[in-house]
RNA sequence: GAAGUAGACCAGGCAGUCGCUGUUCCGGCCUUCGGGCCGGGAGAGAGGAAAGUCCGGGCUCCACAGGGCAGGAUGCUCCGUAACGCGGAGUGGGGGUGACCCUAAGGAAAGUGCCACAGAAAAGACACAGCCUACCCGGAGAAGUCCGCUUCUCCGGCGGCAAAGGUGAAAAGGUGGGGUAAGAGCCCACCAGUACCCCCGGCGACGGGGGUAGCUUGGUAAACCCUAUCCGGAGCAAGAUCAAAUAGGAAAGCGCUUGAGGGCGGCCCGUCCGAUGCUUUCGGGUUGAUCGCUUGAGCCUGCCGGCAACGGCAGGCCUAGAUUGAUGACUGCCGCCUCCCCGGAGGAACAGAACCCGGCUUAUCGGUCUACUUCGGCC
Numbered sequence: 001g002a003a004g005u006a007g008a009c010c011a012g013g014c015a016g017u018c019g020c021u022g023u024u025c026c027g028g029c030c031u032u033c034g035g036g037c038c039g040g041g042a043g044a045g046a047g048g049a050a051a052g053u054c055c056g057g058g059c060u061c062c063a064c065a066g067g068g069c070a071g072g073a074u075g076c077u078c079c080g081u082a083a084c085g086c087g088g089a090g091u092g093g094g095g096g097u098g099a100c101c102c103u104a105a106g107g108a109a110a111g112u113g114c115c116a117c118a119g120a121a122a123a124g125a126c127a128c129a130g131c132c133u134a135c136c137c138g139g140a141g142a143a144g145u146c147c148g149c150u151u152c153u154c155c156g157g158c159g160g161c162a163a164a165g166g167u168g169a170a171a172a173g174g175u176g177g178g179g180u181a182a183g184a185g186c187c188c189a190c191c192a193g194u195a196c197c198c199c200c201g202g203c204g205a206c207g208g209g210g211g212u213a214g215c216u217u218g219g220u221a222a223a224c225c226c227u228a229u230c231c232g233g234a235g236c237a238a239g240a241u242c243a244a245a246u247a248g249g250a251a252a253g254c255g256c257u258u259g260a261g262g263g264c265g266g267c268c269c270g271u272c273c274g275a276u277g278c279u280u281u282c283g284g285g286u287u288g289a290u291c292g293c294u295u296g297a298g299c300c301u302g303c304c305g306g307c308a309a310c311g312g313c314a315g316g317c318c319u320a321g322a323u324u325g326a327u328g329a330c331u332g333c334c335g336c337c338u339c340c341c342c343g344g345a346g347g348a349a350c351a352g353a354a355c356c357c358g359g360c361u362u363a364u365c366g367g368u369c370u371a372c373u374u375c376g377g378c379c
Stems, first nucleotide, its partner, number of pairs: 001375010012334007020045002023042008047350001051361002054359005059235004071231005076090005091105001092103004106226002111224002113220003128165001130161003136157009173191006192216002194213008239291004249282006261273004298317008336347005
């Protein structure tokens, strides 16, 4: 210098003007004393993903003795965590020259299914083309003969074989030797694998070494399935509190002309009205109000423990809470990118809270930083 690998961070800055949503203070007015309205001041006001709503939890209501079935999710080990299907550190396998990356990684010897095309055969199989004539049967020929037959050769059948050929992604361990009629782990040596045993290292997954057994069993489980572990359901429109009017409901009490109750009235008398009536309570209900609602597994800094994820301690901080739904618009200067006539013009992503957290995934203009790898050049 070129090409790359892994990770962290920013998400235009400052000022002014006018608005919007909460909080708080001051003044004024009103008030049913809860508060409301108006004016002014101060201070706060989206994100790294607020998104998808895919996992996990807190919180709320319902359900729940215990256990099981069904269903779903997950599946190497240890650790972290409130928890996880997440994260960290490792193991095994695969890829890359390398930094590093990928991995859904229990069981195929419980059972079932599937394995295109090609091929004989795709699983305890088969014989297309082949090899063999030891055994058995038939035929032909030759030789021998004790005339019963025997031996040899050839052909066919019955049969034996799975080594070599061809097919395929994959063909029933590989190489060599023995063996055989021909062959075959049939036997042997070495190699590969599997199972089991022992020793050493590691918390463990596992790694290293040694031994035994011819044990050699195709692949596929993000196919059914088996097995191990975990999971009760619904979700802030959860849920709670408060209250007016109207309609309708339930219960209790009183009363129905011997008058409950109501109007006039300070009260009594009086008078008028008065019967599916009156009073009280309960319950229901309204897109009504308030709470839930933002102080929380919180954020920042420092130290300590840990390889790390993370944990502990100390100090400091308060940082949106709307409900048709605020968080905006304009102007100036500076910074970044592009274009050209060098001073102008244009551009700046993905996207926006809605109960709150921890993750994952997806989208994203432009840029900064750290560590590392490979190659080339120079000293």